The RNA shown here (Glycine riboswitch aptamer) has 93 nucleotides and comes from Salinisphaera sp. Q1T1-3. Its mean pLDDT, the model's own confidence on a scale to 100, is 79. Taxonomically the source falls in Salinisphaera (Bacteria, Pseudomonadati, Salinisphaerales, Salinisphaeraceae). Of the family's consensus pairs, 82% are formed in the model.

RNA sequence: AAGACGCGUGGGAGAGCGCGACGGGCUCGGACCGUCGCCGCCGAAGGCGCAAUUCCCGCCCGGAAACGCUCAGGCCCAUGGACUGCGUGUCGG
Numbered sequence: 001a002a003g004a005c006g007c008g009u010g011g012g013a014g015a016g017c018g019c020g021a022c023g024g025g026c027u028c029g030g031a032c033c034g035u036c037g038c039c040g041c042c043g044a045a046g047g048c049g050c051a052a053u054u055c056c057c058g059c060c061c062g063g064a065a066a067c068g069c070u071c072a073g074g075c076c077c078a079u080g081g082a083c084u085g086c087g088u089g090u091c092g093g
Stems, first nucleotide, its partner, number of pairs: 003091009016039001018038007040075003046071001047069003053065004
């Protein structure tokens, strides 16, 4: 120096303002908020998988992913958010 982790800060996608029941306070309008159920949908916390795709590999085996699943999570805004720029601290030699 590369790299790993932490902190601060900036960026950061997708998909429902769906229907019903119950409750809440209010400006007393089925408009708003919350919980539950049903239907539809998303893929970027986490989790699982390697059948397809891609990567490591000359091939196989094996492994991994931003690939697949959608358990969890999410579907106006906000929050959250993989990942990432900058600053900084520790490890690293």